[in-house]
RNA sequence: GCACCCGUAGAUCAGCUGGAUAGAUCGCCAGAUUCCGAAUCUGGAGGUCGCAGGUUCGAGUCCUGCCGGGUGCGCCA
Numbered sequence: 001g002c003a004c005c006c007g008u009a010g011a012u013c014a015g016c017u018g019g020a021u022a023g024a025u026c027g028c029c030a031g032a033u034u035c036c037g038a039a040u041c042u043g044g045a046g047g048u049c050g051c052a053g054g055u056u057c058g059a060g061u062c063c064u065g066c067c068g069g070g071u072g073c074g075c076c077a
Stems, first nucleotide, its partner, number of pairs: 001073007010026004019057001028044005050066005
């Protein structure tokens, strides 16, 4: 350099044939419980869906470019 794959909450991941409100588990915060803590239960916060643009009535999902990560191939020595 070329090809392919991946990027969604702090972490690990869902999200169907594009359909309207983006979720789960763990973690975090608060409360209940307890002598205190752990565990358990209840509630809550937390998201520019990597960035920009495009298509569409409608995009996490499709298209283009870029950024980051990974794998393979190639080039130089």